This is a predicted structure of a 74-nucleotide RNA (transfer RNA) from a Gammaproteobacteria bacterium. Lineage of the source: Bacteria > Pseudomonadati > Pseudomonadota > Gammaproteobacteria. It matches the Rfam family "tRNA". Gene Ontology term of the family: triplet codon-amino acid adaptor activity.
RNA sequence: GGGGGAUUAGCUCAGUUGGCUAGAGCGUCUGCUUUGCAAGCAGAAGGUGAUCAGUUCGAUUCUGAUAUUCUCCA
Numbered sequence: 001g002g003g004g005g006a007u008u009a010g011c012u013c014a015g016u017u018g019g020c021u022a023g024a025g026c027g028u029c030u031g032c033u034u035u036g037c038a039a040g041c042a043g044a045a046g047g048u049g050a051u052c053a054g055u056u057c058g059a060u061u062c063u064g065a066u067a068u069u070c071u072c073c074a
Stems, first nucleotide, its partner, number of pairs: 001073007010026004019057001028044005050066005
């Protein structure tokens, strides 16, 4: 320098041939239970979906550029 993959909640990840008001587990917080802790149960908060544009009535999903990272080739 070139090819390919990945980027979604604090962490690990799903979803996808465009209809989202975006979910799960773990974690965090609150309440119940307990003499207390743990465990359990109930509930809540937390995402400008890596960034910027484009297409579209509508984009996590399609297109382009950029950034970070993994891998292969030279």